Predicted 3D model of RNase P RNA and transfer RNA as a complex of 465 nucleotides. It holds a member of the Rfam family "Bacterial RNase P class A". Rfam describes the family as follows. Ribonuclease P (RNase P) is a ubiquitous endoribonuclease, found in archaea, bacteria and eukarya as well as chloroplasts and mitochondria. By type it is a ribozyme. The coordinates come from a structure-prediction model, not an experiment, and the mean pLDDT is 78.
RNA sequence: GCAGUGAGCGAGACAACCGUCCUUCGGCGAGGCGGAAGCGCCGAGUCGAGGGGAGGAAAGUCCGAACUCCGCAGGGCAGUGCGCCGGAUAACGUCCGGUCGGGGCGACUCGAAGGAAAGUGGCACAGAAAAUACACAGCUGACGUCCGCGGCAACGCGGGCAAGCAAUGGUGAAAAGGUGCGGUAAGAGCGCACCGCGCCGGUGGCAACAUCGGUGGCAGGCAAAACCCCGCACGGAGCAAGACCAAAUAGGGAGGCGUUUCAGGACGGCCCGUCCGAAGCCUCCGGGUCGGUCGCUCGAUCCCGCCAGCGAUGGCGGGACCAGAGGAAUGGUUGUCGCCCGGUCCGCAAGGGCCGGGAACAGAAUUCGGCUUACUGCUCGCUGCGAAC
RNA sequence: GCCGGUGUAGCUCAGUGGUUAGAGCAUGCGGCUCAUAUCCGCAGUGUCCGGGGUUCGAAUCCCUGCACCGGCACCA
Numbered sequence: 001g002c003a004g005u006g007a008g009c010g011a012g013a014c015a016a017c018c019g020u021c022c023u024u025c026g027g028c029g030a031g032g033c034g035g036a037a038g039c040g041c042c043g044a045g046u047c048g049a050g051g052g053g054a055g056g057a058a059a060g061u062c063c064g065a066a067c068u069c070c071g072c073a074g075g076g077c078a079g080u081g082c083g084c085c086g087g088a089u090a091a092c093g094u095c096c097g098g099u100c101g102g103g104g105c106g107a108c109u110c111g112a113a114g115g116a117a118a119g120u121g122g123c124a125c126a127g128a129a130a131a132u133a134c135a136c137a138g139c140u141g142a143c144g145u146c147c148g149c150g151g152c153a154a155c156g157c158g159g160g161c162a163a164g165c166a167a168u169g170g171u172g173a174a175a176a177g178g179u180g181c182g183g184u185a186a187g188a189g190c191g192c193a194c195c196g197c198g199c200c201g202g203u204g205g206c207a208a209c210a211u212c213g214g215u216g217g218c219a220g221g222c223a224a225a226a227c228c229c230c231g232c233a234c235g236g237a238g239c240a241a242g243a244c245c246a247a248a249u250a251g252g253g254a255g256g257c258g259u260u261u262c263a264g265g266a267c268g269g270c271c272c273g274u275c276c277g278a279a280g281c282c283u284c285c286g287g288g289u290c291g292g293u294c295g296c297u298c299g300a301u302c303c304c305g306c307c308a309g310c311g312a313u314g315g316c317g318g319g320a321c322c323a324g325a326g327g328a329a330u331g332g333u334u335g336u337c338g339c340c341c342g343g344u345c346c347g348c349a350a351g352g353g354c355c356g357g358g359a360a361c362a363g364a365a366u367u368c369g370g371c372u373u374a375c376u377g378c379u380c381g382c383u384g385c386g387a388a389c
Numbered sequence: 390g391c392c393g394g395u396g397u398a399g400c401u402c403a404g405u406g407g408u409u410a411g412a413g414c415a416u417g418c419g420g421c422u423c424a425u426a427u428c429c430g431c432a433g434u435g436u437c438c439g440g441g442g443u444u445c446g447a448a449u450c451c452c453u454g455c456a457c458c459g460g461c462a463c464c465a
Stems, first nucleotide, its partner, number of pairs: 001385009012337007020053009031042004055361001059372002062370005067238004079234005084098005099113001100111004114229002119227002122222002136169002138165003144161007177195006196218001197216008242294004252285006262277001264276004301320008339358008390461007399414004407445001416432005438454005
């Protein structure tokens, strides 16, 4: 100098004035309750003083839980999610430590990383052929056979067919182990060596796996963020969950009254009559609404120290109380100082003066543990590579 | 606050792994007509919301962000 990685701050400080939410104390206090009274108690509200009042992401609502209600004998199906191994944790898709694979000279970093030999399906175009392999160009034509020529013949030469081959070319994202030597008519794991792969065993490791030895000529390409299979986990909804108190009006239920005329019904063939009922009034009860209270912030909490552990994390001891509002507070103005950037001037330099500009992302709403995303400016630690000394 | 859904041409929508993403309306041009409309013919055309991943290949599958829309309280 370049790079990697971990941790922290995150936005100003002070003063004055104005304003806001919660809370404690005190004064005043509409009104209510008790008492024979003096008086005592409760108390909406109001005034004053004191204390506290956003974040690392409060965000997105993507996971996991607590809590609440509903459901539930037990089990299964379906559905959803997760997926190398071991650990941490209340739990997790999170975290930690490893393994394997990719990238990097390296510090380090990235990885949705079970199964494609359970089954079903897919692989466009191109290409001969895309998973039961196949033969377009091509190579060979040994063995067999046909024709021609030569030869007494065996046979030789030339051409063709049957046949053999998969090396080479071409296509494609992908072509059925790779390279080399041997071999062959030409070829080919056909044979051999090395590499790769499968299987078996030993050793190390809790394991993933590593490594060593033997063995098999090699046996099935890709994709499961296609269906699926295997293993594991999961009941549903969400604080607008849910619980309690409770007006006015309307409606519901019960009881009482119900003058007289009765809408109606029962008794009865009909009338009278009796009973029920009824509009209406009174009292009481219960549900919901307006509204209010609880849930509501002390909690898997935070800080410090020690111990165990590589670590995530856990244990022990001491200390702290840190918003709880509910259409929603945590703010505004001014001044001084400070921070960052640019310009300019002074100075050898360190630095200083002046001018202009900037200070992000965002904001609690039941509460936690994570992840992801947004972001101005800055601080500290450790490590690698390169150059010079 | 809590929960669910949508995003493709100017507008409304198809397309759910395959070659160069379509349809209707709208727009433009030409024809028809004296002229306009209708009608006929032709044409223009996408950041498939952004970014990343899986795959040979992504509008489509997965992750993440953005924008927009909807539902709820409370009983009968």